This is a predicted structure of a 90-nucleotide RNA (c-di-GMP-I riboswitch aptamer) from a Syntrophomonadaceae bacterium. It was read from a public genome assembly, where an Rfam model found it. Lineage of the source: Bacteria > Bacillota > Clostridia > Eubacteriales > Syntrophomonadaceae. Model confidence (mean pLDDT): 87 of 100.
RNA sequence: GACCGAUAAAGGCAAACCUGUCGAAAGACGGGGACGCAAAGCCGAGGGCCUAAAGCUCUUCAAGCGAGCAAUGGCAGCCAGGACGCCGAA
Numbered sequence: 001g002a003c004c005g006a007u008a009a010a011g012g013c014a015a016a017c018c019u020g021u022c023g024a025a026a027g028a029c030g031g032g033g034a035c036g037c038a039a040a041g042c043c044g045a046g047g048g049c050c051u052a053a054a055g056c057u058c059u060u061c062a063a064g065c066g067a068g069c070a071a072u073g074g075c076a077g078c079c080a081g082g083a084c085g086c087c088g089a090a
Stems, first nucleotide, its partner, number of pairs: 004088002012037002017032006035077001042082002046079002048075003055069004
């Protein structure tokens, strides 16, 4: 130095849930809260997953309701990838 990753040390993040705001929703952000995380820090939607407002199709005399399709909306704490970083037992 690389790989690797302790019941080490220092420091860090924060699931569910509650709550406020935004949003059609998925979800995001703030506060509380900790299930977990060695990159659960950063970057980008390649695979995957979630949602379906507008649109299109069906239904209808028509509208509405309803059903279906489909990201242009999302998830980076699903997998894979990129460039970096703290500590140092085996």